[in-house]
Context: one part of a larger RNA
RNA sequence: CUCUCGUUAAGGAACUAGGCAAAACGAUCCCGUAACUUAGGAAUAAGGGAUGCCCUCUUUGGAGGGUCGCAGCGAAGCAGCCGGGGCGACUGUUUACCAAAAACACAGGUCUCUGCUAAGGUGAAAACCGAUGUAUAGGGGCUGACACCUGCCCAAUGCCAGUAGAUUAAGCGGAUUUGUUAGUCUUCGGACAAAGCAUUGAAGUGAAGUCCUGGUGAAUGGCGGCCGUAACUCUAACGGUCCUAAGGUAGCGAAAUUCCUUGUCGGCUAAAUACCGACCCGCAUGAAAGGUGUAACGACUUCGGCACUGUCUCAACGAGAAGCCCG
Numbered sequence: 001c002u003c004u005c006g007u008u009a010a011g012g013a014a015c016u017a018g019g020c021a022a023a024a025c026g027a028u029c030c031c032g033u034a035a036c037u038u039a040g041g042a043a044u045a046a047g048g049g050a051u052g053c054c055c056u057c058u059u060u061g062g063a064g065g066g067u068c069g070c071a072g073c074g075a076a077g078c079a080g081c082c083g084g085g086g087c088g089a090c091u092g093u094u095u096a097c098c099a100a101a102a103a104c105a106c107a108g109g110u111c112u113c114u115g116c117u118a119a120g121g122u123g124a125a126a127a128c129c130g131a132u133g134u135a136u137a138g139g140g141g142c143u144g145a146c147a148c149c150u151g152c153c154c155a156a157u158g159c160c161a162g163u164a165g166a167u168u169a170a171g172c173g174g175a176u177u178u179g180u181u182a183g184u185c186u187u188c189g190g191a192c193a194a195a196g197c198a199u200u201g202a203a204g205u206g207a208a209g210u211c212c213u214g215g216u217g218a219a220u221g222g223c224g225g226c227c228g229u230a231a232c233u234c235u236a237a238c239g240g241u242c243c244u245a246a247g248g249u250a251g252c253g254a255a256a257u258u259c260c261u262u263g264u265c266g267g268c269u270a271a272a273u274a275c276c277g278a279c280c281c282g283c284a285u286g287a288a289a290g291g292u293g294u295a296a297c298g299a300c301u302u303c304g305g306c307a308c309u310g311u312c313u314c315a316a317c318g319a320g321a322a323g324c325c326c327g
Stems, first nucleotide, its partner, number of pairs: 002321007010313002014311001019308001027051005036041001038145001052067006073077001080306007087298002092104002108143007120129003146293004151223003156220002158216005165211003171205002178198003183192003224242005251285001252282001263279005
C1' cells in the first nucleotide's frame, strides 16, 4: 500500500452518472395523525412526550428532589421519513452461474372450436391423457383487477355460409387411330382389307376446390391529398376538386412514442438539455398488438424535500488481518 472495522474540528451532498457506500431512524407506553380512497385502507402516516437507579412524600394512580452509568449473554443485537411523475392493478414467476424488470403469470373480459368413440394432445401401434369430466364442461387465440369506454372500413388476405352457372382429377365411357391378316383386286412391284387379338383414345359423365354470391374486425389488417374563403393581420367554422374499401371518432399527446429539439409558456433552482403543469405544429398517438383514468401494492424507474452523515472540501488518528523478513 491492500482488506475489515472505530472515531473526528468547521461545513453538510459542495461527492457522483446516481446520496453508491456510510450515517441517521428503530423498543414499549401515551398523545396525535393529511390529501386521496375501491370506504377495506392510506397508517406504526406525519409529528410530539415519557422510560434507568437512589432518596422523600403518597390518596398506591403518582409527585418532588438527586444522580449518569454498571455487569453480562447469544450463531445473530432493531425496519429512515415525506412529496410529484412513469410503468405494471395486486400476492406471485423468471434468464441455476453478469438482467428480478415495465418481461411472464394472474383473477376478470372476449372470440373461437368441441354433442362425447368430443375437440385437442402423446404414440409406429396397442393404448393413454382430455376425464371416471359432458357446453356453468374441455381445448385454442388475444387482452389482463376495477371504473368510463372500445369509433369508421369486408376492397385485399383469412375464416364462415351458400350453391344456379363457369372451370376441374382419377374413374366411368368408348367415337376414332394404328398394327396384324382370312379374303378381294392386280400392271405381279403391290393395293385394299372383315372378324379376332393388340393399340390409340374424341364426345359425354365426373367431387371438393377455385371463379362466383353473401357474411364476418375483442379475424390478418387499413383508417388521404391539393386549392380557396371571415370588417388589420392571423386562422379557417365554410366551399371547390381529385382519389379511396374507408379516410383516425372518444381520449391522450415533445409522451418508455417528438426527428427538427435544450420546441414555446409557466413552476421548482442563485443557476436545470432533468423534473412537474400546460400548449398541439402527433417526422411517425389512438381505442382488447386495447384507449384513458385509478386507491392499494413495488429490492421497479425518474424528479424534489426533511433528517443524517468522512460521499466530499481534505484529510487525520486508532484497532485487527493479510502482505514482507527470519525460523